[in-house]
RNA sequence: UAAGUAAGACAGACGAUCGCGGUCGGGCGCGCAGGCGUCCGGGUGAGGAAAGUCCGGGCUUCACAGGGCAGGAUGCCGGAUAACGUCCGGUGGAGGCGACUCCAAGGCCAGUGCAACAGAAAUAUACCGCCAGAGAAAGCUUUAGCUUUCUCUUGGUAAGGGUGGAAAGGCAGUGUAAGAGACUACCGUCCGUCCGGUAACGGGCGGAGCCAUGUAAACCCCAUCCGAAGCAAGACCAAAAAGAAAGCUAUAGGUCGGCCCGGCCUGCUUUCAGGUAGGUCGCUAGAUACGGCUGGCGACAGCCGUGCCAGAUAGAUGAUCGUCCGGGGAUCAGUGUGAUCCCUUUGACAUAACCCGGCUUAUCGUCUUGCUUACAUU
Numbered sequence: 001u002a003a004g005u006a007a008g009a010c011a012g013a014c015g016a017u018c019g020c021g022g023u024c025g026g027g028c029g030c031g032c033a034g035g036c037g038u039c040c041g042g043g044u045g046a047g048g049a050a051a052g053u054c055c056g057g058g059c060u061u062c063a064c065a066g067g068g069c070a071g072g073a074u075g076c077c078g079g080a081u082a083a084c085g086u087c088c089g090g091u092g093g094a095g096g097c098g099a100c101u102c103c104a105a106g107g108c109c110a111g112u113g114c115a116a117c118a119g120a121a122a123u124a125u126a127c128c129g130c131c132a133g134a135g136a137a138a139g140c141u142u143u144a145g146c147u148u149u150c151u152c153u154u155g156g157u158a159a160g161g162g163u164g165g166a167a168a169g170g171c172a173g174u175g176u177a178a179g180a181g182a183c184u185a186c187c188g189u190c191c192g193u194c195c196g197g198u199a200a201c202g203g204g205c206g207g208a209g210c211c212a213u214g215u216a217a218a219c220c221c222c223a224u225c226c227g228a229a230g231c232a233a234g235a236c237c238a239a240a241a242a243g244a245a246a247g248c249u250a251u252a253g254g255u256c257g258g259c260c261c262g263g264c265c266u267g268c269u270u271u272c273a274g275g276u277a278g279g280u281c282g283c284u285a286g287a288u289a290c291g292g293c294u295g296g297c298g299a300c301a302g303c304c305g306u307g308c309c310a311g312a313u314a315g316a317u318g319a320u321c322g323u324c325c326g327g328g329g330a331u332c333a334g335u336g337u338g339a340u341c342c343c344u345u346u347g348a349c350a351u352a353a354c355c356c357g358g359c360u361u362a363u364c365g366u367c368u369u370g371c372u373u374a375c376a377u378u
Stems, first nucleotide, its partner, number of pairs: 001374010012324007020045002023042008047349001051360002054358005059230004071226005076090005091105001092103004106221002111219002113215003127161002129157004133152008169187002172184003188210001189208008234281004243272006252266005288307008325347001326344008
């Protein structure tokens, strides 16, 4: 210098004017009151993902002796954590020259299912080929026999060809009519044992000739974990409607087939119950943020100091203008690029709604640091 790899940061800046939501202080008005409305001033007001709502936890209400079924999730080992399907450190495997990256990585000799197409045959097979046998023909030749070609309701063979993701461990040799773990060495697999490691696992030694495909993000089996619903959770106040009791006035009206007694219904006030509209709380001070120290390889934990950082409820966080930065385009000179002009917050992705820890997905343009490889120079 070029290419790459890992981790992290920013997410236009400044100013002016107008506007919006909380909050604090003050003024005015309204209301019995809790409070409400309005004006002025101070201070404050989105994100790294606020998103998808995919996991986990806090919180709330309900349920709950204990156990099981069903259902769901997870699945190498150790650790971190409030918890996790997340993270960290390892093991094994795969990729890369490397830095490094990726892996749902238990079990298909418990059972069941599936394996398209191709191929002769897909868990069993003989299509071509190879070898043996039988027959026929031709040739050679002394009866005998040999060679070549063809045929087969014959037998052997999985070395070779071909198909496939996969064809009964691989490869080399011995062996054989031709072949074959039939036998031998090495590698692989399995079993036993010793050593190292907390463990996953790794290494050494010995033995077994190797009864046997893949698929469990197929059913399933095994182990572990999970009570349900969610802030529209839920708690409180409370106009209204249904209801109960007491009191008050006229002794009224209606109804019980015509009359009497008696019963029932209809008014107003107060209290209680009730819970709709509405309101308040939940609600933002927290597994908090930043800085430092200590422990740990690390995830993380502990201690100290400083700080307070949105809380709306149909949902505020916006609009206009100026300068600069960034980006895009055009023209001219010209090729190191420079000058002028124009456009531009479409300068990305995207907008909190109970709160946190994660994951996943989206993202213009940049910047920082560690490391790797190649080349050049010293």
Predicted 3D model of a 378-nucleotide RNA (Bacterial RNase P class A) from Acetatifactor sp. Model confidence (mean pLDDT): 75 of 100. Rfam family: Bacterial RNase P class A. From the family's description: Ribonuclease P (RNase P) is a ubiquitous endoribonuclease, found in archaea, bacteria and eukarya as well as chloroplasts and mitochondria. Rfam classes the family as a ribozyme. The sequence is in RNAcentral, with records from ENA. A source record names the gene rnpB.